[in-house]
């Protein structure tokens, strides 16, 4: 260059086109302990890579960049 997949907190991951995007590791308060660890309990953190469409309604859908990751001469 053509083609396939991929992208959601710090990391790792879910969410059928319809509720205030969920959980889990980290962090940070707190109880518990002589203290550490490990349990319990609470709490912050997301413009779902960007950009404009479709749509009553997008993380999903369709399209055009960027990254990453495969194939192909």
């Nucleotide at each position: 260059g053509c083609c396939u997949c991929u992208a959601u907190g710090g990391c790792c991951u879910a969410a059928u086109g319809g509720a205030u995007a969920a959980g889990g590791c980290a962090c940070c308060g707190g109880c518990u302990u002589c203290c550490u660890a490990a349990g319990c309990c609470g709490g912050g953190g997301a413009u779902u890579g960007c950009g404009g469409g479709u749509u009553c309604g997008a993380g999903u859908c369709a399209c055009g960049c960027u990254g990453g990751a495969g194939g192909u001469a």
Background
The RNA shown here (transfer RNA) has 73 nucleotides and comes from Daphnia carinata. NCBI's taxonomy places the organism under Eukaryota, Opisthokonta, Branchiopoda, Anomopoda, Daphnia. Rfam family: tRNA. Rfam's curators write: Transfer RNA (tRNA) molecules are approximately 80 nucleotides in length. By type it is a transfer RNA.